The part of an RNA shown here (small-subunit ribosomal RNA, central domain) has 350 nucleotides and comes from an uncultured prokaryote. RNAcentral holds the full RNA, with entries from ENA. Its mean pLDDT, the model's own confidence on a scale to 100, is 87. Rfam family: Bacterial small subunit ribosomal RNA.
[in-house]
Context: one part of a larger RNA
Order: sequence, then structure tokens, then C1' cells
RNA sequence: UUGGGCGUAAAGAGCAUGUAGGCUGUUAGGCAAGUCAGAAGUGAAAGCUCGGGGCUCAACCUCGAAAUUGCUUUUGAAACUGCAAGACUAGAGUAAGGUAGAGGAUGGUGGAAUUCCCCGUGUAGAGGUGAAAUUCGUAGAUAUGGGGAGGAAGACCGGAGGCGAAGGCGGCCAUCUGGACCAGUACUGACGCUGAGAUGCGAAAGCGUGGGGAGCAAACAGGAUUAGAUACCCUGGUAGUCCACGCUGUAAACGAUGAGUGCUAGUUAUCGCGGGUAUCGACCCCUGCGGUAACGUAGUUAACGCGUUAAGCACUCCGCCUGGGGAGUACGGCCGCAAGGCUAAAACUC
Repeated sequence: UUGGGCGUAAAGAGCAUGUAGGCUGUUAGGCAAGUCAGAAGUGAAAGCUCGGGGCUCAACCUCGAAAUUGCUUUUGAAACUGCAAGACUAGAGUAAGGUAGAGGAUGGUGGAAUUCCCCGUGUAGAGGUGAAAUUCGUAGAUAUGGGGAGGAAGACCGGAGGCGAAGGCGGCCAUCUGGACCAGUACUGACGCUGAGAUGCGAAAGCGUGGGGAGCAAACAGGAUUAGAUACCCUGGUAGUCCACGCUGUAAACGAUGAGUGCUAGUUAUCGCGGGUAUCGACCCCUGCGGUAACGUAGUUAACGCGUUAAGCACUCCGCCUGGGGAGUACGGCCGCAAGGCUAAAACUC
């Protein structure tokens, strides 16, 4: 608990769906709950404030006024909010027509490469490093030709390119499926925005059960290096990495920038769709909408920078911050098989 803030100083939840709640387009009339105006009642006294008076003054006492910002009743007003009923189409959505895309799920399939196995050729080295050694090799390695097995990943295209809410997504084909964009027509008629709780999704690592295991590789072993070397380098190598199902729920989950709407100079590039001009046609050129980038005006910022994809100018709703350490810890609670996660202090200290 007012205020001021949240790109980098503390601070935007990892992301979405959505309940309550908050907020909500244009318009004619109605009601009068909020709102505004008038009146009446009440708002004890004392005290406070102002103006008098009494104790020689003051404190103190006393009189009057004011105040008591409120509540109730009543009479009105109808701009705004609200309520009920009505109308509208600029928000939102639906249908029909096109388009692009590594968006998601499942099944199938092809090639290059590594490794291993078999056969052939062939002979003494190979491998590795800064240099070496561990290691492999005359039981025939490395190299090279042919055949086979198996797993994982997708060279080129490939792009500051595309898609997705985020995490993320990349060979090819098929099936199922989500979203977006464009053009103009018809329709619904505010159906919208946000979103406490809640629910779902959520990289990697990790966990459970069952498979799989080529390469890579925590742990581990050895060789080096070194004063030492529990490392960096080398030779090996197990979990794991892969698949199915279930759990975990965290990341510099980053644009370190919540979501939505409106407004506010331009220039350049690129992706998707359209219109115009031109052309044999496609480009080029002019232009509209939607995305992604670079620069930049006004403005803004402590500065850096941001700048129509705002960190500018405003509004709505949510989340969060409030000196450093202690500490994202203890305790308690909830969740988890565990690892741990979420919520979240204080003493003390500077």
C1' cells in the first nucleotide's frame, strides 16, 4: 500500500485456453439505481475553530456562532454511467473463392556417410599429437574393390527466407489435421478485450517400464602435459542420446520488452496475396493489404538506444518491484517414484 515504476538499474508469469471479476462501438426514445440540484429531519453534550463575557492576567470557567464534510425522507433534472426493450455496421465472426508455409500427428520409402561382419587385392605399418604415448596391426591392420547388417542424422537447395501461442519445426511420398493471409460478395448484429483462481502445452537434462544401440559421449580407465593436473590434449568407454507409454515442469523458456485497441514523417530490402500501366509473355515500374528485417523524423530515454513490429502519444485488463547480504534459503503446506518444483519468511549484518 499513497505514489513511482518494470529493454540493460529491483520488477513482464515460459506460453496459451478460459471461469469469476474489471472494461466495452454507433443511435432515437424510456426508467431513474449511481450522479447533480432544492427542501425537511437527524447528525447528544463536552472538545476543536471563530466572536463576546467572568475570575487582577493566564490556565480555567461561561455565552453565542460555526463546524459536524455523514445518513434518512421527499421534490425535481436526464448530459454521463447503469437497467429493460428497439435500430445500425466501422469491432468481432460465419459462408463461398483463391494462396504460401521445416505448423502438428501417423504410416511408408530413398540416397550419402560413419561403424561392424564376410570375400578379394596387397604389405608393414596404421592411428594420434605442439611433440608423444596409451591403442590397433604379420593370428595380415591402415589403404583399396565387391557383398551384407544395423542405428542415427538429413549435405546441396537454405536465405537477417518460411511456419507456429510459446517450447520449437528441415530428405521424399501418402493419409488425417490446426492456424494464417488475400480479394470482393452475402449473412449474423457488439456476439468484443483482458483474465484472479483453474486447465492444457512446455527445450535440454533427469526418473519409471519395455525395446533399440551405428556414431557421439557425462561417469570411469589409461596415455600425455604439469610443481601438482581429480582439467584442457590423446586412446578407450558405460549411462544417456533413439523408439513406445508414463512422470518431471524447469532454462540467459530472451526481443532480458504481458495482452488488446486507436493515433503519430519517411527511405530501403525481402516473403505471401491482389489491383493498375506496359509487354508476345515473365520481369521492371506505380499501388493496396498482411508478415520479416535495416536505417531514420517528431517524440522519448539516466544514457545506451527505441522509433507505425515504439521503449512515442493515450485508454482497458492482468502479472510483478519497493536497499545489499542472509535467501529464492528455513519452517509449514501443496505437488513429485526420486531428483526436486511451487508458495515463501525472520533473527542477524552492512